[in-house]
Context: one part of a larger RNA
């Protein structure tokens, strides 16, 4: 020095183990915020460093409930002081109080700081003082009326949010095996407004010679028709099967009132009310027949009930044995609308805690049958009086449509034009005719559907600490960066600390050796303990 063997050290692999994550699933709930949010800063406990919770009334304060023996949150043990059957601590509801930043709003400002002014006042202090926007009144210029402005009341708005939505702006890498039309994709990304959903929605709509009868979604039609350097790619609808189903107001003709310009003969406005709402065309108007209150409402008040925000009851086992333990095993037993699941020194329906299943609210929300209130007719004859205008529609130049300008209908409209009113206008994929079909240019609607940041319950061929969140631990922390950012690692003693008293060696150490605890101390600051690598011992070899 090499190889074997035992035993040891390092070192944290693997077993098991979860408190914390992943994804669903039901049901809530879907916003907070000038009555000062979200998010912080600084303090607040007898002793207080950090977390938690609170806010100069500061691990709190007042009241209704609920509990029922102990309590002063956690890392955390201990002193002290205390408070509690005259009901604490806790757990739920309603209130008070809520320092300073922060839309931050009296002015500044380097956020958590400085600096005002009025008014009241028990002299400690309290309340008011930002913009914009409406509406109301005051006041009131150049400039006569008057306007602008100005002041002062009431009311609203701002800001935060995870996603889902509408709308407005809009790439690029890529793919076409290059690349320019195409693609990606109207996606990322910005903005601007919402709502608990949004949007869309009651036919100027589809269809075909037969008819159906808002709109949203889901399967199908169908990778079809079709569009497309006919390349890459794109990619539809009738239809038909499900969810889910709800239809409604105006404005106009006319009638009345009130009230304005124009100059009171005439013309034209405006507000209020009635009247009206449609395509087998509809209403006005005049004339006429008949109804006149039931079913029915998406509206308002309010009520029994219900739900939620605390809780209560809640069955049924003993003995023996092994073992440090009994819940194992052995023998007799019980319950079960309870044998879900979790603890407890090993595996418990019958030891605990629940479980099934019954019960339960002073108070606040939410719901919400029924009751009350409101609201709502139909026909025929005749008249021809109205039925949404810078629109329809056109030309030129764009977008959307599955449709790339095409044979290019249809919808949008940014320039220029510019109709019709029922004998009347759209559409049916150039375009005409004939037929069909519907009524634009106002408006407003529940569900069926998309989300899930939070609340509660539950589940899992999901993970088990180099996984699963970045984070199972005081983690968006330590660090890193001028900053926009970026961003770790780190669980397991034992059933209970029973966490090693005393001795000794040592430096009044570290760390050890006895002695004790305990089943186990090679369980000693800790399961378990692999392998690399690092020793002693012994054996065989150079």
């Nucleotide at each position: 020095g090499g190889c074997g063997u035992a035993c040891g050290g390092u070192g944290g692999a693997u077993g098991c183990c979860u408190u914390g994550g992943c994804a669903c699933u039901a049901g809530g709930a879907g916003g907070c915020g000038a009555c000062g949010a979200a998010a912080g800063a600084c303090g607040u406990g007898g002793u207080u460093g950090g977390c938690u919770g609170c806010g100069a009334u500061a691990a709190g304060c007042u009241u209704c409930g609920g509990g029922g023996a102990g309590c002063u949150g956690c890392c955390u043990a201990a002193c002290a002081a205390g408070c509690u059957u005259u009901g604490a601590u806790c757990c739920g509801g309603a209130g008070a109080u809520u320092u300073c930043u922060g839309a931050a709003u009296g002015g500044g400002g380097a956020a958590a700081c400085c600096c005002a002014c009025u008014g009241c006042u028990u002299c400690g202090g309290c309340a008011g003082u930002a913009u914009c926007u409406g509406c109301a009144a005051g006041u009131g210029a150049a400039u006569a009326c008057a306007u602008a402005g100005c002041u002062u009341g009431c009311a609203g708005a701002a800001g935060c949010u995870a996603a889902c939505g509408c709308a407005g702006a809009g790439a690029a890498c890529u793919g076409a095996a290059a690349c320019a039309u195409c693609u990606a994709a109207g996606u990322a990304u910005c903005u601007g407004c919402a709502g608990g959903a949004a949007u869309a929605u009651a036919a100027a709509u589809c269809a075909a010679a037969c008819g159906a009868g808002a709109u949203u979604u889901c399967g199908a039609a169908a990778g079809u028709a079709g569009c497309g350097g006919c390349g890459a790619g794109c990619g539809a609808a009738a239809u038909c099967g499900a969810a889910u189903c709800a239809g409604c107001c105006u404005a106009a003709a006319c009638c009345a009132g009130c009230u304005g310009g124009a100059a009171u003969u005439u013309c034209u406005g405006g507000c209020u009310g009635g009247g009206g709402u449609u395509g087998c065309g509809g209403g006005g108007c005049g004339g006429u027949u008949c109804a006149u209150a039931a079913c029915g409402g998406a509206c308002g008040u309010u009520u029994a009930g219900g739900a939620u925000u605390a809780g209560a009851g809640g069955a049924a086992u003993g003995c023996g044995u092994u073992g440090g333990g009994a819940a194992g095993c052995g023998c007799a037993a019980u319950c079960a609308u309870a044998g879900a699941g979790g603890g407890u020194g090993a595996c418990a329906a019958u030891c605990c805690c629940g479980u099934a299943c019954u019960c339960g609210a002073a108070a606040a929300u939410c719901u919400g049958a029924g009751a009350c209130g409101c609201c709502a007719g139909a026909g025929c004859c005749g008249u021809u009086c109205c039925c949404a205008a810078g629109u329809a529609a056109g030309a030129c130049g764009g977008g959307g449509c599955a449709c790339g300008a095409g044979a290019a209908a249809c919808c949008c409209u940014g320039u220029c034009u510019g109709a019709a009113u029922c004998c009347g206008g759209g559409a049916g994929g150039a375009c005409c005719a004939u037929c069909u079909u519907c009524c634009a240019a106002g408006g407003c609607u529940a569900a069926a559907u998309a989300c899930u940041a939070c609340c509660u319950a539950g589940u899992g061929a999901c993970c088990g600490a180099u996984a699963g969140u970045g984070a199972a631990u005081c983690a968006g922390u330590a660090c890193c960066g001028u900053g926009a950012g970026g961003g770790a690692a780190a669980g397991g003693u034992g059933a209970a600390a029973a966490g090693a008293a005393c001795c000794c060696c040592g430096u009044u150490a570290a760390g050890g050796g006895g002695a004790g605890u305990g089943a186990a101390a090679u369980a000693g600051a800790c399961c378990u303990g692999a392998a690399a690598c690092c020793g002693u011992a012994c054996g065989c070899u150079u």

This is a predicted structure of a 542-nucleotide part of an RNA (large-subunit ribosomal RNA, domain I) from Pseudobacteriovorax antillogorgiicola. The organism belongs to Pseudobacteriovorax, within Bacteria. It was read from a public genome assembly. Rfam family: Bacterial large subunit ribosomal RNA.